[in-house]
Record summary:
The prediction has a mean pLDDT of 82. This is a predicted structure of a 72-nucleotide RNA (transfer RNA) from a Candidatus Woesearchaeota archaeon. Its Rfam family is "tRNA".
């Protein structure tokens, strides 16, 4: 230079047109003599950034940063 795959709460991640999820981490409450497990409940997310397509984009098209892999 080409190519192909990723980008979502602190982290790891699901969702591929219409509700943004689950674990794990933080806080509370319960449970104990206490603690640790466990069970509830909660807070946290411009869905990398612009433009387009659409009645509606996190999803689907183009660029663009960024990151990982191959090829020469």
């Nucleotide at each position: 230079g080409c190519c192909u795959c990723c980008g979502u709460g602190g982290c790891u991640u699901a969702g591929c047109g219409g509700c943004a999820u689950a674990g794990c981490g933080c806080g509370g409450c319960a449970u104990u003599g206490g603690u640790a497990a466990u069970g509830c409940c909660g807070a946290g997310g411009u869905c990398c950034c612009g433009a387009g397509u659409u009645c509606g984009a996190u999803u689907c098209u183009c660029g663009g940063c960024g990151g990982a892999g191959g090829c020469u």